[in-house]
Context: one part of a larger RNA
RNA sequence: CCUCCGUUAAGGAACUAGGCAAAAUAGCCCCGUAACUUCGGGAGAAGGGGUGCCCCACAUCGGGUGUUAAAGCCCGUAGGGGUCGCAGUGAAUUGGGUCUGCCGACUGUUUACUAAAAACACAGGUCUGUGCAAAGUCGUAAGACGACGUAUACAGACCGACGCUUGCCCACUGCCGGAAGGUCAACGUAAGGGGUUAGCCGCAAGGCGAAGCUCUGAACCCAAGCCCCGGUGAAGGGCGGCCGUAACUAUAACGGUCCUAAGGUAGCGAAGUUCCUUGUCGGGUAAGUUCCGACCUGCAUGAAUAGCGUAACGAGUGGACCGCUGUCUCAACGGAGGGCUCG
Numbered sequence: 001c002c003u004c005c006g007u008u009a010a011g012g013a014a015c016u017a018g019g020c021a022a023a024a025u026a027g028c029c030c031c032g033u034a035a036c037u038u039c040g041g042g043a044g045a046a047g048g049g050g051u052g053c054c055c056c057a058c059a060u061c062g063g064g065u066g067u068u069a070a071a072g073c074c075c076g077u078a079g080g081g082g083u084c085g086c087a088g089u090g091a092a093u094u095g096g097g098u099c100u101g102c103c104g105a106c107u108g109u110u111u112a113c114u115a116a117a118a119a120c121a122c123a124g125g126u127c128u129g130u131g132c133a134a135a136g137u138c139g140u141a142a143g144a145c146g147a148c149g150u151a152u153a154c155a156g157a158c159c160g161a162c163g164c165u166u167g168c169c170c171a172c173u174g175c176c177g178g179a180a181g182g183u184c185a186a187c188g189u190a191a192g193g194g195g196u197u198a199g200c201c202g203c204a205a206g207g208c209g210a211a212g213c214u215c216u217g218a219a220c221c222c223a224a225g226c227c228c229c230g231g232u233g234a235a236g237g238g239c240g241g242c243c244g245u246a247a248c249u250a251u252a253a254c255g256g257u258c259c260u261a262a263g264g265u266a267g268c269g270a271a272g273u274u275c276c277u278u279g280u281c282g283g284g285u286a287a288g289u290u291c292c293g294a295c296c297u298g299c300a301u302g303a304a305u306a307g308c309g310u311a312a313c314g315a316g317u318g319g320a321c322c323g324c325u326g327u328c329u330c331a332a333c334g335g336a337g338g339g340c341u342c343g
Stems, first nucleotide, its partner, number of pairs: 001338008010329002014327001019324001027051005036041001038161001052083005061076005084088001096322007103314002108120002124159007136145003162309004167239003172236002174232005181227003188220001192216005199208003240258005267301001268298001279295005
């Protein structure tokens, strides 16, 4: 010097990113216990007091056994008196507490070996598909699951207890429905055209050319889809700008104008979202870039990628306080084991 442990004057978080670590609290009995609340909780809330041993009585009360009833015995327990120590849950096991935000309702689940969470799941809500040889899934198939189930079922998607709610836009994309018109494949049918050549014409060169075979082929017919016409948002998604105006000023209930499918409703809001920003005001501190309450100028909130609340819950996360302490001011001493020296 290192590791582990014990104690510490005065102070008591001044330490630090942060009370990390340590200390403190602790069992049982009695008293007592707030806001809030889904009336279950919150709650062991908080905050107090007691606790050893000996003695006392037909043992204070209750219970058990037992009996016709009792006695006796056993268990728990109240009361009175006394006694020892600094200290009686004498060691050990054995909650620190309170206030206030955020997130997630909750118990659960997870990155085996750096993440336990606000992530996943969850009861519950909604939408969509599926009528049974179901939809969906696996398989080339046979076949199997779904299910020996049958729409109060099964499958897919999103949200995620509960409470109050969930606005406007169908222009785009998707899905559903429609079928008049436009477009439109193969097939079908087939006008026409080309090749070949029996034959015919020609002195020749060459020309014409039936049937068959063959190459091609206009018009006509023709499904879905797309165009088209509607619907649909708890489908993918989207939800404006400029100018002026009130008898101080400021602001603008009001007006004008442009654009749009429609221009963000209720809520919430410097937010886990706010750049400017340590916004401004208030609270808490002697002093507060954090925190809480407001304001609204929302760079760039907003309603099942849910919005706003919410008791209970949380090894979640932010802020404050009480208790407590070697975290610190500031270090000291002691113990055990290492290191070190010698062997």